Background
Two RNAs folded together computationally: RNase P RNA and transfer RNA, 442 nucleotides in total. Rfam match: Bacterial RNase P class A. On this family, see Brown, Nucleic Acids Res 1999: "The Ribonuclease P Database". By type it is a ribozyme. Its family is annotated with tRNA processing, ribonuclease P activity and dimeric ribonuclease P complex in the Gene Ontology. Rfam describes the family as follows. Ribonuclease P (RNase P) is a ubiquitous endoribonuclease, found in archaea, bacteria and eukarya as well as chloroplasts and mitochondria.
RNA sequence: CGAAAGGCGAUUGUCGCGGGCAGACGAUGAGUCUGCGUGAGGAAAGUCGGGACAGCUCAGAGCACCAUACUUCCUAACGGGAAGGCGCCGGAGACGGCGACAGCAAGUGCCACAGAAAACUACCGCCCGCAAGGGUAAGGGUGAAAACGCGAGGCAAGAGCUCACGCCAUGGCAUGGUGACAUGUGAUGGAGGUAAACCUUAUGGGCUGCAAAACCAAAUAUACCGGCGUGUGGAGACGCCAUAAUAUGACGUCUCUACAGAAGGUUGCUCGCCAGAGCCGGGAGGGUAGGUUGCUAAAGCCUGACGGCGACAUCAGGAUUAGAGAAAUGACAAUCAUAAACAGAAUCCCGCUUAUGCCUUUCAUUUU
RNA sequence: CGGGAUGUAGCGCAGCCCGGUAGCGCGCUUCGUUCGGGACGAAGAGGCCGCAAGUUCGAAUCUUGUCAUCCCGA
Numbered sequence: 001c002g003a004a005a006g007g008c009g010a011u012u013g014u015c016g017c018g019g020g021c022a023g024a025c026g027a028u029g030a031g032u033c034u035g036c037g038u039g040a041g042g043a044a045a046g047u048c049g050g051g052a053c054a055g056c057u058c059a060g061a062g063c064a065c066c067a068u069a070c071u072u073c074c075u076a077a078c079g080g081g082a083a084g085g086c087g088c089c090g091g092a093g094a095c096g097g098c099g100a101c102a103g104c105a106a107g108u109g110c111c112a113c114a115g116a117a118a119a120c121u122a123c124c125g126c127c128c129g130c131a132a133g134g135g136u137a138a139g140g141g142u143g144a145a146a147a148c149g150c151g152a153g154g155c156a157a158g159a160g161c162u163c164a165c166g167c168c169a170u171g172g173c174a175u176g177g178u179g180a181c182a183u184g185u186g187a188u189g190g191a192g193g194u195a196a197a198c199c200u201u202a203u204g205g206g207c208u209g210c211a212a213a214a215c216c217a218a219a220u221a222u223a224c225c226g227g228c229g230u231g232u233g234g235a236g237a238c239g240c241c242a243u244a245a246u247a248u249g250a251c252g253u254c255u256c257u258a259c260a261g262a263a264g265g266u267u268g269c270u271c272g273c274c275a276g277a278g279c280c281g282g283g284a285g286g287g288u289a290g291g292u293u294g295c296u297a298a299a300g301c302c303u304g305a306c307g308g309c310g311a312c313a314u315c316a317g318g319a320u321u322a323g324a325g326a327a328a329u330g331a332c333a334a335u336c337a338u339a340a341a342c343a344g345a346a347u348c349c350c351g352c353u354u355a356u357g358c359c360u361u362u363c364a365u366u367u368u
Numbered sequence: 369c370g371g372g373a374u375g376u377a378g379c380g381c382a383g384c385c386c387g388g389u390a391g392c393g394c395g396c397u398u399c400g401u402u403c404g405g406g407a408c409g410a411a412g413a414g415g416c417c418g419c420a421a422g423u424u425c426g427a428a429u430c431u432u433g434u435c436a437u438c439c440c441g442a
Stems, first nucleotide, its partner, number of pairs: 002363007009336007017039002020036006041342001045353002048351005053209004060271004065205005070084005085101001086099005102200002107198002109194003123140002125136004148166002151163003167190004172185005213293004222284001224282005231259009241249003264274003301318005307312001369441007378394004388425001396412005418434005
């Protein structure tokens, strides 16, 4: 100096806090006391990906929208990881870092200023021409970027116009590789840049998050404003009216039934589906804001064997107690050389990113 | 704890989608006007667009990371 892996206090004493278990007091309650055992991290953080789990009609089709983009593999899944390919960069070396690495040669848009011109363009220059005009990307100048580079031929002057070499693109063949790709070969072509511009292609994606959600207890009061809807037939009961009538008919209310059916819900829209008379929104007001579950034993960890380059997988054995609910995990003293950095769980898990001081182990390089 | 938005001059905001000159109002400074002040008129100063990387010829604007503030949710 490079790479990989690991640890963040240990022991003793005193005091204190949160859960759990046991016992005592207490009224079998509330509570108090005693004893035992236990109590933050590698990032608990950011909430950036992905899942588990829960609810939403178990989520259908199309469009829109969002995400991803070399290959093979790993994984429950991922925008994560492993091994490789290609490109660029750093180091004397060991070795390391970065890649938004599909497509501007599908279409459209944009390319300030300068410049004639920013993609079918001619200002100067060169050539043809009496001129008008035309040809020309070789040379000049501008710019971040100017029509594939260079040499020869060719031409009125020029130009991939033609040819050799090189570069690039497309598809072909041979060899190696699972593949990306590499090496070689011959064919066709020459087109400014930009996709972290719209977009195209391929693949994937239902929405909301434990303040999800389920149950128990307690409590309750509604009025107002805005918008949309409130159908038809039959039967029965009741009320009321008419007529001489216990019957008949009209009307009203309620119940049952048949058909139709809106607001609304479902992911932004359309269809489809659900539902079946009320629904949506607004700002006021009143009540309760207690308990239990979800809740932590997990796609997790350690050891060994076996398979694999590796991520990882299989088998066997083993250990395990934070789980609160305004929220505990602390303080002091002594020794270990110093205990110092960043930092405190809130449904859980796998990653990524960011912050961070010191120590330990192994391997490699260079110098002495 | 979960979800969402915003950072641009002293203050309040445009510009960002679709990259090229940073602008508006109030405030501030100087001058004029007035006996003096306010109001009015004229002129001017003040910004590395929260921070750091990347993409691009070029970034307030696009992408990523990070910091701060605000809002919503039994």